[in-house]
A computed fold for a 681-nucleotide part of an RNA from Bizionia argentinensis JUB59, annotated as large-subunit ribosomal RNA, domain II.
Taxonomically the source falls in Bizionia argentinensis (Bacteria, Bacteroidota, Flavobacteriaceae, Bizionia).
The coordinates come from a structure-prediction model, not an experiment, and the mean pLDDT is 84.
Context: one part of a larger RNA
């Protein structure tokens, strides 16, 4: 993992609301007896409890009563009726209370044959080194200390085995082993090792202390019993079919992943009007989006006046006198605001009125679930006008939605799936092949595979189209090629030099000129040279500036090789226009099933989690009933048939003794999941 059996909303009692039935201003009996045909049984029993009256704390009064001094005021009644007793469903409450599942806690016991410490009483330590005290003789001193050799054999002493231990590394890790095997390594006469026998018990012990160790189990053992401890926590919780269908929101919470009340959903009952919803018209409240500021509050770009300061001059001192300074008021101009507004919209909301729709709306009761939300539009807050961020609105769509299409994709785009059908139009979005349907028509674009379904900037560039505007041009333009580009003068200062050309300076002048700048760039130390402007010649027809669009073009950089989903394409790419055709569960077209609603034929409807309601299959047994079987029950295995389904019939083979129908009536009445149990493979 799979098979097969088991495996969860139960049953008692006391509410409550439905349906169902008795009696009904009344209804009901408990416990007990009595009877019996012994049963779900028939009669007695009326204590009790519900209602048929309230108020007050009560005494107590009483359709009233209770405050109260009160006849007053106001509080709870009254001026109607429907109870009640059984059964049976929903559901609440107290019991374990749908089932499984803690770590924990308290209580009586068991345990120190494992350790850990302590007490008795034993045992054990192979060899080799080392050689303290002391003592002994010899020097040696007055005596003593002192030296020297002997001799002794002391040590938590030294090197190693047994023994103890565990400082390192590899195996080993469903191990040979629930801690070990091999190598290396500590201690080995001691605070040492070990046998036996005993002692200390669970908030206790013992601890050369590590929360260690107390039977493979310790930050409080272990049995057993309070115990089915509690779990706002996970998980699981069994047949079909039909109807309608949520929530993820406000306030409250020692409360945020729980709960309570309200929102929203379901079932019933009641209510039918000025209900609800949609349009249109009128009428209205309100200050957002805009916009505006000599309409204010606040902030604020030039300019123009220039209160008033600041600085200089002047003076004994007061005046006065100036100003590239700062700057009030005011005008002119430019522009800002969520806590600004002289203005102000579209929606949205209120009311009225018609009009359409036609209960879809309120109410009271029965039973929920929701109270982690998500994307995306669109108008804010937050945040970096950052997040698939995170808060609010308002709509949508997921959640709870199949289908088409976006190459795959919850929430994008098109469409809301009762069922069938080898039937037809289309939507989105498509029509070279992969792959259904144009290699379609008609005019341009783009040469970069740009592009061909996600974005891609400032800038930059005689790429290429267009379009608008301006200049020049057969009195010959633009470009190319020939030719001149001169003189005064090396203009004047400067300057070591400055001659067109390092700088400064200007009446940059004037002169021959067809035409030449007191000089556009190169160049020299400075000249030279080179050039350009102009200018003629040749040559023949368009050549230049600016502005603004479209397509391309660099900028252009991400992590497993790349690619438009591929192939590939110069159209099969971009742009506009135009006909066709393909395309979904949409729609239509036939056939059928259900539901609700009434005109009983036809309307209109049938995605769905949580969840409400409804109808119905199976199984096991008990009452009743008429049946079945050795001429073959059940159960077992295969065809067949019926039925929307859960499942029902017939029948072949096997089986070998019981069984089903059909009315009711009770339930240990449905498994695929619970790391669910037991067995088995």
């Nucleotide at each position: 993992g799979c098979c097969u059996a088991c495996g969860a909303g139960u049953u008692a009692c006391c509410g409550u609301u439905g349906c169902u039935a008795g009696c009904a201003a009344g209804g009901u009996u408990a416990a007990g007896g009595a009877c019996u045909u012994c049963a779900g049984g028939u009669c007695c029993g009326g204590a009790u409890c519900c209602g048929u009256a309230g108020c007050g704390a009560a005494a107590g009064c009483g359709a009233g009563u209770c405050u109260g001094a009160a006849u007053a005021g106001g509080g709870c009644g009254c001026u109607u009726u429907a109870g009640u007793u059984a059964g049976u469903a929903g559901u609440g409450g107290u019991a374990g209370a749908c089932g499984c599942g803690a770590a924990a806690c308290c209580g009586u016991g068991u345990g120190a044959u494992c350790u850990a410490c302590c007490c008795a009483u034993g045992g054990g330590c192979a060899g080799g080194u080392u050689g303290a005290a002391g003592u002994u003789u010899a020097g040696g001193u007055a005596a003593c200390a002192c030296u020297a050799a002997a001799u002794g054999g002391a040590g938590g002493a030294c090197c190693g085995a047994a023994c103890c231990g565990c400082c390192a590394g590899a195996c080993g890790u469903u191990g040979a082993a629930a801690a070990g095997u091999c190598u290396u390594c500590g201690g080995a006469u001691g605070a040492c090792c070990u046998g036996u026998g005993g002692g200390u018990a669970g908030g206790g012990g013992u601890g050369a202390a590590a929360g260690g160790c107390c039977a493979a189990u310790c930050a409080a053992a272990c049995u057993c019993g309070g115990a089915a401890a509690u779990a706002g926590c996970u998980c699981g919780u069994a047949c079909u079919c039909c109807c309608c269908g949520a929530a993820a929101u406000g306030c409250a919470u020692u409360u945020a992943g729980g709960u309570g009340c309200a929102g929203c959903g379901u079932u019933g009952a009641u209510u039918u009007a000025u209900a609800g919803u949609u349009u249109u018209a009128u009428a209205g409240a309100g200050g957002u989006a805009g916009a505006g500021c000599u309409a204010c509050u606040g902030a604020u770009u030039g300019g123009a006046u220039g209160c008033g300061g600041g600085g200089g001059c002047u003076u004994c001192a007061c005046c006065g006198c100036c100003u590239a300074c700062c700057a009030a008021u005011u005008c002119c101009u430019g522009a800002c605001a969520a806590a600004c507004u002289c203005c102000g919209a579209a929606u949205g909301c209120u009311a009225u009125a018609a009009a359409a729709u036609g209960u879809u709306a309120a109410u009271c009761a029965g039973c929920a679930g929701u109270g982690a939300g998500g994307g995306c539009u669109u108008g804010g807050g937050u945040g970096c006008u950052a997040a698939g961020g995170u808060c609010c609105a308002a709509g949508u769509c997921c959640a709870a939605g199949a289908g088409g299409g976006a190459a795959a994709g919850a929430a994008c785009c098109c469409a809301g799936a009762c069922c069938a059908u080898c039937a037809g139009c289309u939507a989105a979005g498509g029509u070279c092949c992969c792959a259904a349907a144009a290699u379609a028509u008609a005019u341009g674009u783009u040469a970069a595979g740009u592009u061909g379904a996600a974005a891609u900037a400032a800038c930059g560039a005689g790429g290429u189209u267009g379009a608008a505007c301006u200049g020049c041009u057969u009195u010959g333009a633009c470009a190319g090629c020939u030719a001149g580009g001169a003189u005064g003068u090396u203009g004047g200062c400067u300057u070591g030099g400055a001659a067109g050309c390092a700088g400064c300076c200007a009446u940059u002048c004037a002169u021959u000129u067809a035409a030449a700048g007191a000089g556009u760039g190169c160049g020299u130390a400075a000249c030279a040279g080179c050039u350009c402007a102009c200018u003629a010649g040749u040559c023949g027809a368009g050549c230049g500036g600016u502005u603004c669009g479209g397509c391309a073009u660099g900028g252009a950089u991400a992590a497993u090789a790349a690619u438009c989903g591929g192939g590939c394409a110069u159209a099969a790419a971009c742009a506009u226009a135009u006909u066709a055709c393909c395309g979904a569960a949409g729609c239509u077209a036939u056939g059928g099933a259900c539901u609700u609603a009434u005109u009983u034929a036809u309307a209109a409807g049938u995605g769905g989690u949580a969840g409400g309601g409804g109808a119905g299959c199976a199984u096991u047994g008990u009452a009743g009933u008429g049946u079945c079987g050795u001429c073959g029950a059940a159960g077992g295995u295969g065809a067949g048939u019926c039925g929307u389904g859960a499942g029902g019939c017939u029948u072949g083979c096997u089986g070998g003794a019981g069984a089903a129908g059909c009315u009711a009536c009770a339930a240990a009445a449905g498994a695929a999941a619970a790391u669910g149990u037991a067995g088995g493979c």

The sequence was found in a public genome assembly.